[in-house]
About this RNA
Small-subunit ribosomal RNA, 3' major domain, 477 nucleotides, folded computationally.
Context: one part of a larger RNA
RNA sequence: UGACGGGGACCCGCACAAGCGGUGGAGCAUGUGGUUUAAUUCGAAGCAACGCGAAGAACCUUACCAAAUCUUGACAUCCCGACGACCAGGCCGGUAAACGGCCUUCUCUUCGGAGCGUCGGAGACAGGUGGUGCAUGGUUGUCGUCAGCUCGUGUCGUGAGAUGUUGGGUUAAGUCCCGCAACGAGCGCAACCCUUGUCCCUAGUAGCCAGCACGUCAUGGUGGGCACUCUAGGGAGACUGCCGGAGACAAUCCGGAGGAAGGUGGGGAUGACGUCAAAUCAUCAUGCCCCUUAUGAUUUGGGCUACACACGUGCUACAAUGGCGUAAACAAAGGGAGGCGGAGCCGCGAGGCCGGGCAAAUCCCAAAAACAACGUCCCAGUUCGGAUUGCAGUCUGCAACUCGACUGCAUGAAGCUGGAAUCGCUAGUAAUCGCGAAUCAGAACGUCGCGGUGAAUACGUUCCCGGGUCUUGUACA
Numbered sequence: 001u002g003a004c005g006g007g008g009a010c011c012c013g014c015a016c017a018a019g020c021g022g023u024g025g026a027g028c029a030u031g032u033g034g035u036u037u038a039a040u041u042c043g044a045a046g047c048a049a050c051g052c053g054a055a056g057a058a059c060c061u062u063a064c065c066a067a068a069u070c071u072u073g074a075c076a077u078c079c080c081g082a083c084g085a086c087c088a089g090g091c092c093g094g095u096a097a098a099c100g101g102c103c104u105u106c107u108c109u110u111c112g113g114a115g116c117g118u119c120g121g122a123g124a125c126a127g128g129u130g131g132u133g134c135a136u137g138g139u140u141g142u143c144g145u146c147a148g149c150u151c152g153u154g155u156c157g158u159g160a161g162a163u164g165u166u167g168g169g170u171u172a173a174g175u176c177c178c179g180c181a182a183c184g185a186g187c188g189c190a191a192c193c194c195u196u197g198u199c200c201c202u203a204g205u206a207g208c209c210a211g212c213a214c215g216u217c218a219u220g221g222u223g224g225g226c227a228c229u230c231u232a233g234g235g236a237g238a239c240u241g242c243c244g245g246a247g248a249c250a251a252u253c254c255g256g257a258g259g260a261a262g263g264u265g266g267g268g269a270u271g272a273c274g275u276c277a278a279a280u281c282a283u284c285a286u287g288c289c290c291c292u293u294a295u296g297a298u299u300u301g302g303g304c305u306a307c308a309c310a311c312g313u314g315c316u317a318c319a320a321u322g323g324c325g326u327a328a329a330c331a332a333a334g335g336g337a338g339g340c341g342g343a344g345c346c347g348c349g350a351g352g353c354c355g356g357g358c359a360a361a362u363c364c365c366a367a368a369a370a371c372a373a374c375g376u377c378c379c380a381g382u383u384c385g386g387a388u389u390g391c392a393g394u395c396u397g398c399a400a401c402u403c404g405a406c407u408g409c410a411u412g413a414a415g416c417u418g419g420a421a422u423c424g425c426u427a428g429u430a431a432u433c434g435c436g437a438a439u440c441a442g443a444a445c446g447u448c449g450c451g452g453u454g455a456a457u458a459c460g461u462u463c464c465c466g467g468g469u470c471u472u473g474u475a476c477a
Stems, first nucleotide, its partner, number of pairs: 001477002003474003007471007015461002019425005026316008034307002042053002064302007073125001077124002079121006088104006106115003127291002130289003136285002138280003141276001143274001148187006154163003167178003193268004198236007207226003212223003239262001242256005318418001322377005334365003339358002344353003384415001389410007431453007
């Protein structure tokens, strides 16, 4: 000087407390361990691994296994020779497939050749999701959006170092004020950026319809208009600016006015010096080591989907604040051409036929759901719950056996609110309800977004956990 203390003082955080809802019990989904297996590819491991890499394993992917094949190779550059093509199409042989054989078909030209491509040959080489993340770059997690981390000059100390950065207040903040052997500065904080909340100006179609007219069973449907909503450009607005009180005449705090908004208005992006030899050699790049008729490459089939079990994360429930039926309201944000697909017709339905319209403020996906209304059930393993299983189907796709999603009929399991323990959340939040998108042929209860309905509680900082500042002790460096 740090680090640590079941030392002290002060402060903060959904850290506790006060509340609300969960997990832990059940079934299923999904990840992991274990076990099994020819293979169940690999990585991730307290917080900070475990719906994680994977925004999507039937083949492919795919890295694993079995079998069958290739050896200058699936891919790149160079050399020699032959051919004229390549793409594509056809025929034949053979297998499970990769594969092999034949046929059709080059361009430019100074006629020397050149270019492009295929095949054959020789070797230089290619290739490796093989090892090492403890050789590395790059990227990322974490403490933590915590308020810290440093430097120059000066001064003090023999020196390591100290001072500044400590002290008195204050703040979300090393934020600001005052003081001070310090005076300044940098990286962080804040602000500048995006979005949301109010108003004004400009613009008015594909958006809108107040007034006028026309028309319809009805509808901005039509003429017309740009007032309003809205869209998207530009501006205004919030600064402790104003008033009162507290304070040290300061910083600042408390209350109030006006205002759409008040003291960082809400949300996002933004992550200092560093810590964990943290993660990643399987995104990529890369040193060294290793393989080179194989640890490279191709193909078929299988596996990654196994299942006495254990754990994590979720979904659905156990019901009456409910289930079912009938009729019927109100969103936002997105996506669409190898696409979204209306209406109509067919089917109980998944869906099918047909194809109007739309590269979309025009058309479509598209029905929002919970809610509210009426009816029914009457507390039961039930009209709760839907697992599992049987049969019959639909769709995607060469192909749904291993191993897809969905539909109809039948079947109707566990489960009556969950031990010890443990998690999230302070407001348009929790809880609850549906909608969309990426990936994607098909395949979400996951993820990322969107809106609808919409709470309870916070006395407080004694205690648990994590963190910050000062101080103290020294078994540690």

Annotation:
The RNAcentral record of the full RNA draws on Greengenes. Its mean pLDDT, the model's own confidence on a scale to 100, is 83.